[in-house]
Background: The RNA shown here (FMN riboswitch aptamer (RFN element)) has 120 nucleotides and comes from Hominimerdicola alba. Of the family's consensus pairs, 100% are formed in the model.

RNA sequence: AUCCAUCUUCAGGGCAGGGUGUGAUUCCUGACCGGCAGUUAAAGUCUGCGAGCCGCUUUUGGCGGUUGACCCGUUGAAAUUACGGGACCGACGGUAUAGUCCGGAUGAGAGAAGAUAUAU
Numbered sequence: 001a002u003c004c005a006u007c008u009u010c011a012g013g014g015c016a017g018g019g020u021g022u023g024a025u026u027c028c029u030g031a032c033c034g035g036c037a038g039u040u041a042a043a044g045u046c047u048g049c050g051a052g053c054c055g056c057u058u059u060u061g062g063c064g065g066u067u068g069a070c071c072c073g074u075u076g077a078a079a080u081u082a083c084g085g086g087a088c089c090g091a092c093g094g095u096a097u098a099g100u101c102c103g104g105a106u107g108a109g110a111g112a113a114g115a116u117a118u119a120u
Stems, first nucleotide, its partner, number of pairs: 001120002005116006017029003031100002033090002035049004044088002052066006070086005092103003
């Protein structure tokens, strides 16, 4: 350094201000937020994954399905990733209609870091 195994820790953010109303962080206005890996160069919008949702099941688990949204210009060897401009998107249950409140969740988890041991 590589390989493989076990274990530990970590691993999601966000409605200020105003309006209507008996009642809304849910409506209107306006504000704010962006998991993980990859990609010739940095990504909420590319590719893949996780989470969520649905079905089946031998139910601390497994299998299958489903699963949102971007353009233009500039620089460059290279950017749907940078810079400038303008857009767009966001599970389920609850509640006055919710990406942002409350709840499942002191959960799960892509993955990240580290420790120990084995082999080369």

Its Rfam family is "FMN riboswitch aptamer (RFN element)". Rfam describes the family as follows. The RFN element is a highly conserved domain that is found frequently in the 5'-untranslated regions of prokaryotic mRNAs that encode for flavin mononucleotide (FMN) biosynthesis and transport proteins. Its family is annotated with FMN binding in the Gene Ontology. Its mean pLDDT, the model's own confidence on a scale to 100, is 83. The source organism's lineage runs through Bacteria, Bacillati, Bacillota, Clostridia and Hominimerdicola. The RNAcentral record of the sequence draws on Rfam and Ribocentre. RNAcentral records the identical sequence in 2 taxa.